[in-house]
RNA sequence: CCCGAUAAUGCCAAACCUUCCGUGAGGAAGGGACGGAAAGUGACGGAUCUUCAGCUUGAUGAAGAUAGCCGAGCUGCCGAAG
Numbered sequence: 001c002c003c004g005a006u007a008a009u010g011c012c013a014a015a016c017c018u019u020c021c022g023u024g025a026g027g028a029a030g031g032g033a034c035g036g037a038a039a040g041u042g043a044c045g046g047a048u049c050u051u052c053a054g055c056u057u058g059a060u061g062a063a064g065a066u067a068g069c070c071g072a073g074c075u076g077c078c079g080a081a082g
Stems, first nucleotide, its partner, number of pairs: 002082001003079002011036002016031006034068001040074002044071003047066007055058001
């Protein structure tokens, strides 16, 4: 360094509920744990979703959302076997 254990120390927190924000996708806080070795970070590529425009009716364009959808980038805790 690869790798990732019935190891240790800690970490994050899906669904769902409450409050708030947003036209919406969704986000924030609290509760709650399905899971996660990058479930840390950032929309770079793909994907999906939302709003608006548009029209030949689902092409196209614009602005957004998802990092816990996939890939790539940057950063990072611990350590047994190999």